[in-house]
Context: one part of a larger RNA
RNA sequence: UGACGGGGGUCCGCACAAGCGGUGGAGCAUGUGGUUUAAUUCGAUACGCGAGGAACCUUACCUGGGCUAGAAUGUGAGUGAAUGCGUAUGAAAGUAUGCAGUCCGCAAGGACACGAAACAAGGUGCUGCAUGGCUGUCGUCAGCUCGUGUCGUGAGAUGUUGGGUUAAGUCCCGCAACGAGCGCAACCCCUAUUUCCAAUUGCCAGCAAGUAAUGUUGGGGACUUUGGAGAGACUGCCGCCGUAAGGUGCGAGGAAGGUGGGGACGACGUCAAGUCAUCAUGGCCUUUAUGCCCAGGGCUACACACGUGCUACAAUGGCGGGUACAGAGGGCAGCGACCGUGCGAGCGGAAGCGAAUCUCAGAAAGCCCGUCCCAGUUCGGAUUGGAGUCUGCAACCCGACUCCAUGAAGGUGGAAUCGCUAGUAAUCGCGCAUCAGCCAUGGCGCGGUGAAUACGUUCCCGGACCUUGUACA
Repeated sequence: UGACGGGGGUCCGCACAAGCGGUGGAGCAUGUGGUUUAAUUCGAUACGCGAGGAACCUUACCUGGGCUAGAAUGUGAGUGAAUGCGUAUGAAAGUAUGCAGUCCGCAAGGACACGAAACAAGGUGCUGCAUGGCUGUCGUCAGCUCGUGUCGUGAGAUGUUGGGUUAAGUCCCGCAACGAGCGCAACCCCUAUUUCCAAUUGCCAGCAAGUAAUGUUGGGGACUUUGGAGAGACUGCCGCCGUAAGGUGCGAGGAAGGUGGGGACGACGUCAAGUCAUCAUGGCCUUUAUGCCCAGGGCUACACACGUGCUACAAUGGCGGGUACAGAGGGCAGCGACCGUGCGAGCGGAAGCGAAUCUCAGAAAGCCCGUCCCAGUUCGGAUUGGAGUCUGCAACCCGACUCCAUGAAGGUGGAAUCGCUAGUAAUCGCGCAUCAGCCAUGGCGCGGUGAAUACGUUCCCGGACCUUGUACA
């Protein structure tokens, strides 16, 4: 000087407390451990994580069949247009082989394909404790430092401590310090209000036309909306407290008030943290194999243990009928209206739309009416049997969905434990990426309905500053 303390002081954070809803019990989904296996590929203090899509492919694993300058690219003597169609064998990869075809250019030559020798291969093999890059974490915590000066023999200190204040090393005052840098904040984006400009595919107040009906048509820019440029919030004004910074007010004005809400943004550093399997890369190892091609299997196993979720256990509910109101997205090998057909998944036709035009698209919870009457039930839907649909070369291992039948556990869950402070929690549906299809209940977004509680900081956890002890560095 740090680090540490079951030392002290001050102060923060859904840290506790106050509340609301969960997890831990059940069934299922998913990940992990373990076990098993020919293999259940690999990594991850992680565990709906890498994986934003494991039937083949992916695929890195296993078994078997094959190749050895090799699957890709360049140079390349030489051969042939390219290319298309077969035959034999084989599970395929491939191997052997036949037929058709005969490019551009006058030529030189060129494009494309095959290709001996040779030079460069290849490796998801090892080392993240040899590395780059990227990332996580402490932590959006308020800190981390420097120049000059001063103090100290020196390590170092001071500044950065103190008194206040703040979300903040934010600002004020003081002070042997005076300044400065990286962080904080602001500058950027979205959102909340408004003005101006613009007006199609959006809108329709007034005018006109038309219809069974509809902005449908003429037209219009008022309104909504869209999207471009501005304005607006600064404790600016007022009262009170305070030297000031600042605090406070169901004060004003205002759509918004004291950082308005959200995002992007992550200081010096810590953890030899993570990743050699995104990529790059040193070293090591491998070279008829640890490389490459293919078929099938495996990554989907199952006594069990744990994590994360979904659905429930019901009446604030289930079921039937009727009836409202979103936002944000996607769409041409696509979205598919509408008509027909099927109980349905879907199928057969088919308009429009590269989309503010057409379409996915019925939002759901809600509201109204009816029914059930507390029961393992008209709750719950696992499991299983049967019949189908769709995608795809192919759904046996191992897909999703539909219909009929079946109807398991489950009656609110021990010790323990998690999230959340407002348009939040809870609850309700909708969309997207990946994607042929999908094991999505996951992830990322979107809107609808919409709470309760915070006395307080003694205690638990994490952190910041000052101080103290130390046999630790």

Notes: Small-subunit ribosomal RNA, 3' major domain from a metagenome, 473 nucleotides, folded computationally. The prediction has a mean pLDDT of 82. It matches the Rfam family "Bacterial small subunit ribosomal RNA". Rfam links the family to the GO terms ribosome and structural constituent of ribosome. RNAcentral holds the full RNA, with entries from SILVA.